[in-house]
Context: one part of a larger RNA
RNA sequence: GGAUGAACGCUGGCGGCGUGCCUAAUACAUGCAAGUCGUGCGGGGGAAGAUCCUUCGGGAUCGGACCCAGCGGCGAACGGGUGAGUAACACGUGGGCAACCUGCCCGCAAGACGGGGAUAACUCCGGGAAACCGGUGCUAAUACCCGAUAAUCCCGGCUCCCGCAUGGGAGCGGGGUGAAAGGCGGCUUCGGCUGUCACUUGCGGAUGGGCCCGCGGCGCAUUAGCUGGUUGGUGAGGUAACGGCUCACCAAGGCGACGAUGCGUAGCCGACCUGAGAGGGUGAUCGGCCACACUGGGACUGAGACACGGCCCAGACUCCUACGGGAGGCAGCAGUAGGGAAUUUUCCGCAAUGGGCGCAAGCCUGACGGAGCAACGCCGCGUGAGUGAGGACGGCCUUCGGGUUGUAAAACUCUGUUCUUGAGGAAGAACCCUUCCGAGGCGAACAGCCUCGGAAGUUGACGGUACUCAAGGAGAAAGCCCCGGCUAACUACGUGCCAGCAGCCGCGGUAAUACGUAGGGGGCGAGCGUUAUCC
Numbered sequence: 001g002g003a004u005g006a007a008c009g010c011u012g013g014c015g016g017c018g019u020g021c022c023u024a025a026u027a028c029a030u031g032c033a034a035g036u037c038g039u040g041c042g043g044g045g046g047a048a049g050a051u052c053c054u055u056c057g058g059g060a061u062c063g064g065a066c067c068c069a070g071c072g073g074c075g076a077a078c079g080g081g082u083g084a085g086u087a088a089c090a091c092g093u094g095g096g097c098a099a100c101c102u103g104c105c106c107g108c109a110a111g112a113c114g115g116g117g118a119u120a121a122c123u124c125c126g127g128g129a130a131a132c133c134g135g136u137g138c139u140a141a142u143a144c145c146c147g148a149u150a151a152u153c154c155c156g157g158c159u160c161c162c163g164c165a166u167g168g169g170a171g172c173g174g175g176g177u178g179a180a181a182g183g184c185g186g187c188u189u190c191g192g193c194u195g196u197c198a199c200u201u202g203c204g205g206a207u208g209g210g211c212c213c214g215c216g217g218c219g220c221a222u223u224a225g226c227u228g229g230u231u232g233g234u235g236a237g238g239u240a241a242c243g244g245c246u247c248a249c250c251a252a253g254g255c256g257a258c259g260a261u262g263c264g265u266a267g268c269c270g271a272c273c274u275g276a277g278a279g280g281g282u283g284a285u286c287g288g289c290c291a292c293a294c295u296g297g298g299a300c301u302g303a304g305a306c307a308c309g310g311c312c313c314a315g316a317c318u319c320c321u322a323c324g325g326g327a328g329g330c331a332g333c334a335g336u337a338g339g340g341a342a343u344u345u346u347c348c349g350c351a352a353u354g355g356g357c358g359c360a361a362g363c364c365u366g367a368c369g370g371a372g373c374a375a376c377g378c379c380g381c382g383u384g385a386g387u388g389a390g391g392a393c394g395g396c397c398u399u400c401g402g403g404u405u406g407u408a409a410a411a412c413u414c415u416g417u418u419c420u421u422g423a424g425g426a427a428g429a430a431c432c433c434u435u436c437c438g439a440g441g442c443g444a445a446c447a448g449c450c451u452c453g454g455a456a457g458u459u460g461a462c463g464g465u466a467c468u469c470a471a472g473g474a475g476a477a478a479g480c481c482c483c484g485g486c487u488a489a490c491u492a493c494g495u496g497c498c499a500g501c502a503g504c505c506g507c508g509g510u511a512a513u514a515c516g517u518a519g520g521g522g523g524c525g526a527g528c529g530u531u532a533u534c535c
Stems, first nucleotide, its partner, number of pairs: 001535004006531005013381006019374002021339001026337003030334003035074003040071002043068003049062005081292003091216007100209002105205007113147004122137001124135004153176003157172006182197006218264003225255003230252008267289004271282004294315005317328004345371001347370003353367001354365004384414004394405004418476001419472006428462001433457010479524005484505003490519005500507002
C1' cells in the first nucleotide's frame, strides 16, 4: 500500500447493487416451512333447486354444488439449513465396471384373459385422565391373492463369433415367471367400437446414482515401530454389484525413514485476497461434492433413505399427568433467552422462475420473487453556481506600520440535481383457461379427443413504486484525522519530567512547531480514524 462476513470512537443527506451469529453443532415460547389427487374406492355430512303435503311453524321425497375423515396412488430421499465429525478414494483431476442399479421421461415390440377372499371407514360394545387401544358385525377399489397366456427375461444344453484374465455377444431347441377385466369422454344395432390418462412385460435411450483405481493438496520424529479379520487362499452367506463385506477352515502374512502408527488441527473444490510473477494466505456470500439433523445405535417402507419437520431402542434435557402412563427435538423462515466486540422483520405474495400432486381448473410451496432494518461493503450523486475589495465586522498574530482568515462573507444575478407538494404512471405477462376461426393427426364416424396457428376476454406481491411533468424554495444536508523526523501541514497561550503524548526514533524538569486549548494550515470526505487478521 492492498484486502475484510469485521468491531470500536466521532460524525452522518440520497440512490443503485450486494452483504449481514465468524462466538454456544447452546436451549428454545409462538406461527408458518409438504402436500396433492373425488377422472382409483366405499362411506359420513350437505347448500341451491324441483315435486307433494301443510295446522303456514314446517314436514316428506328427489336432488346433488360443496365439505370431511378413511382405504388407495404419487410425492415426502427434491428443495432449504449447518460444518459438529472427517487427514478419508471425503474432495479435485484423469480413468475403469466383461462387477452394478435407475421411479417419473423418451423410442421400439408385445399384451391387458378367467376367477377369489379380505379389510379400514361405518355400526354396536368395552378399556383409558390422556395419548390411544381391544372386540363384534357390514362393505369397495387402480388395495391384496390364485390361475391362464408369453418372450429377446431367469435356469441349464448345442453351434458360431469376439476379447484385457475372470469372460462377452448372436442363433437353435427344453423348465419357470406378468397385468388395472381400471377411470373419464363420445358413438352404439347394447354385442361392442373408439379417444385420452393410467397399467404389464422385454429391449434400448436419457438422467441420476453405486463401486474400484492412478495422481494431488497439513503440522509434529521432543510420535518409530504398527497390525488378529490382521494379510492371502478355499468354500459358503450377503449385496443392485466386486470385495475379509460377513462366517467356517487353512496358510503366516500385511504396512513402515519414499515417514507406517500415534497425537494435534481441518469439511474439500471452483474460487477469493495479495503479489510483476513464482509464491503466500483464505475457503463468508454464489456454484459443485461430502458429512450431519438433541446424543448413540438400529432397521422398516421404497426406484431411491438407514431418512432434518418418519419409525423403534437407549441416554441427557424440557413439558403434561388422575402417578398407571404419555409428548417433544428451529444446524428450515421469522423470532426469544444465553454467549459475545459483533450480525436484521415473529413483514408481503405465489404476479414471475422453479418444484410436488392433479386430465384440467387448481391446491401446496418461509424454495423463490419482493419489501423492512444496518454507511457493513462497492459504485454514483448532492450539500449550490457566477459576479463580488471600501480587502467590511469579528477572531488570531504583530516589530503596532501591519499581516492573515479572505472572494471567504454580505450584496447582486442565476440554477433546481436532491428535497417538499400536486398530476400522470410503467416494463416485468409468457402462459393456463373460456369462446370463435383455420390446419393436421387418431378414428368406421359429418361423435369425440389430441396437436399447432390466429383473434378476443382474463392474471402484478413489489406499488401508485420506478419514471415523467408542473409549482415552491439556496431554502433542509460536513465531518473526521493530522501538522518534531519518517510524512503534506506553524504560530500564540496554558502547563512545568506534572498533566499528558507515542507506530519507531522519542517529546515534557519556565519561552514545548511533539502535552492541552485557540487561530492558521495539510489530508481524506458521507465518511474519517483506531484495533484485529492476511499478503

The part of an RNA shown here (small-subunit ribosomal RNA, 5' domain) has 535 nucleotides and comes from Thermoactinomyces daqus.
The prediction has a mean pLDDT of 83.